[in-house]
RNA sequence: AAUGAAAGGGCAAACCCUCCGAAAGGAGGGGGCGCAAAGCCACGGACCUAAGGCGCAGGAAGCGCUAUGGUGGCCGGGCUGCCAAGU
Numbered sequence: 001a002a003u004g005a006a007a008g009g010g011c012a013a014a015c016c017c018u019c020c021g022a023a024a025g026g027a028g029g030g031g032g033c034g035c036a037a038a039g040c041c042a043c044g045g046a047c048c049u050a051a052g053g054c055g056c057a058g059g060a061a062g063c064g065c066u067a068u069g070g071u072g073g074c075c076g077g078g079c080u081g082c083c084a085a086g087u
Stems, first nucleotide, its partner, number of pairs: 002087002004083001010035002015030006033073001039079003043076003046071003052066005
């Protein structure tokens, strides 16, 4: 340094409640599926949403495209980090 057996501890999916948000989603509480970076960063890809904008339609409703909104518990990349047997 790589790998991750153990211990102490850590985080917390679905679901439920409250709040924020147009939504996706987020925050707090409960909960615990999982996680050795499930700590942090939207830089690249991917995915989700479409308020606003543009277009279509038009009596209206509506429909399509679009991220400047999101997901770090989708992958890659960057930064940081606890323990530590065996190899």
This is a predicted structure of an 87-nucleotide RNA (c-di-GMP-I-GGC riboswitch aptamer) from Candidatus Caldatribacterium sp. The model forms 95% of the base pairs in the Rfam consensus. The sequence was found by an Rfam model in a public genome assembly.